[in-house]
Context: one part of a larger RNA
RNA sequence: CUGGGUGUAAAGGGUCCGUAGGCGACUUGUUAAGUUAGGAGUUAAAUCCCAAGGCCUAACCUUGGGGCUGCUCUUAAAACUGGCAGGAUAGAGUGUAGGAGACGGAAGUGGAAUUUCUGGUGGAGAGGUAAAAUCCGUAGAUAUCAGAAGGAACACCUGUGGCGUAGGCGGCUUCCGAGCCUAUAACUGACGCUCAUGGACGAAAGCUAGGGGAGCAAACAGGAUUAGAUACCCUGGUAGUCCUAGCCCUAAACGAUGAAUACUUGGUGGUAGCGAGUACAUACUCAUUACCGCCGAAGCUAACGCGUUAAGUAUUCCACCUGGGAACUACGGUCGCAAGAUUGAAACUC
Numbered sequence: 001c002u003g004g005g006u007g008u009a010a011a012g013g014g015u016c017c018g019u020a021g022g023c024g025a026c027u028u029g030u031u032a033a034g035u036u037a038g039g040a041g042u043u044a045a046a047u048c049c050c051a052a053g054g055c056c057u058a059a060c061c062u063u064g065g066g067g068c069u070g071c072u073c074u075u076a077a078a079a080c081u082g083g084c085a086g087g088a089u090a091g092a093g094u095g096u097a098g099g100a101g102a103c104g105g106a107a108g109u110g111g112a113a114u115u116u117c118u119g120g121u122g123g124a125g126a127g128g129u130a131a132a133a134u135c136c137g138u139a140g141a142u143a144u145c146a147g148a149a150g151g152a153a154c155a156c157c158u159g160u161g162g163c164g165u166a167g168g169c170g171g172c173u174u175c176c177g178a179g180c181c182u183a184u185a186a187c188u189g190a191c192g193c194u195c196a197u198g199g200a201c202g203a204a205a206g207c208u209a210g211g212g213g214a215g216c217a218a219a220c221a222g223g224a225u226u227a228g229a230u231a232c233c234c235u236g237g238u239a240g241u242c243c244u245a246g247c248c249c250u251a252a253a254c255g256a257u258g259a260a261u262a263c264u265u266g267g268u269g270g271u272a273g274c275g276a277g278u279a280c281a282u283a284c285u286c287a288u289u290a291c292c293g294c295c296g297a298a299g300c301u302a303a304c305g306c307g308u309u310a311a312g313u314a315u316u317c318c319a320c321c322u323g324g325g326a327a328c329u330a331c332g333g334u335c336g337c338a339a340g341a342u343u344g345a346a347a348c349u350c
Base pairs, nucleotide, nucleotide: 003322004321005320006319007304008303012318014201015200016199017198021194022193023192026087027086028085029084030083031082033081034080035077036076037075038074039073040072041071042070048066049065050064051063052062053061054060091191092188093187094186095184096183097182098181099180103177104176105175106174107173108172109171110154115149116148117147118146119145120144121143125136162169163168206247207246208245209244210243211242215241216240220236221235222234223233258317259316260315261314262313263312266295267294268293269292270291271290272289273288275286276285277284278283299306300305323350324349325348332343333342334341335340
């Protein structure tokens, strides 16, 4: 350099943005770098191939011819790739008119419930379990009524419903910000796709500082269970869970399926639009766009299954895999306050 692969066998980076690089739609002219053809030079000898000859043959040796797939120069061609100049609008983007949404940030606010406190009623249990006990209660518990405090989460609506690049997002209101969809076709005119390095975001747990602390609850304590029980069950309970600022950067970060584009029979639901017809209370039918599901032609697949949301048919770019263990390890580097993360072997062994 090359082969075959990556849903489940090893293998898609957690996600996005984006630099270098790679790749790139239609058309006209030009150029001639790539490309193609001809010619010239060079490509030492030996080696290689062919023919003939010499050692008794062979290996070997000698002679002649060819070749050495390469490089350089030159002449020409102009289809394709590239360069330059111009044009167009189907990709991409902007505008205009509408639309839906738990999309993000900030501020404010509401009710139910748990807990605690205060007061009233009441008077012996209550709680918990398979059964119990620890625990709470005559210093008045549990229950019930009224009031207050405080924190956290938002029942019903709620839906293989919606939004977001992913992580994720759910009471209500306001403000600020962002994306998406439909219709139209006014504008720009290839401005595109992918992306090593890099940057940003990134559940939970964990860390630092300061707050907060109702419920829940690692650790811990006690009660049970048990042969034991450092558990499962019960009673308590601290970090934590919450907020602000800053770190950490990992997950079965999953669709275990990278991104983009094009093409390839269909059926049936849902969400958001738009258009036409009928009807005109407002629904039905048809057509179409975007997204979310199910079933399935062809095809693919080891099978399971996938199947216009492909795991089908193709192209471009990136990432990754190459027997199991040792090993999500060691050493070194980088990052981190730490925990650790990332990069990542070998001996040996089967």
The part of an RNA shown here (small-subunit ribosomal RNA, central domain) has 350 nucleotides and comes from a metagenome. Its mean pLDDT, the model's own confidence on a scale to 100, is 86. Its Rfam family is "Bacterial small subunit ribosomal RNA". The family is grouped with related families in Rfam's "SSU clan". The full RNA is in RNAcentral, with records from SILVA.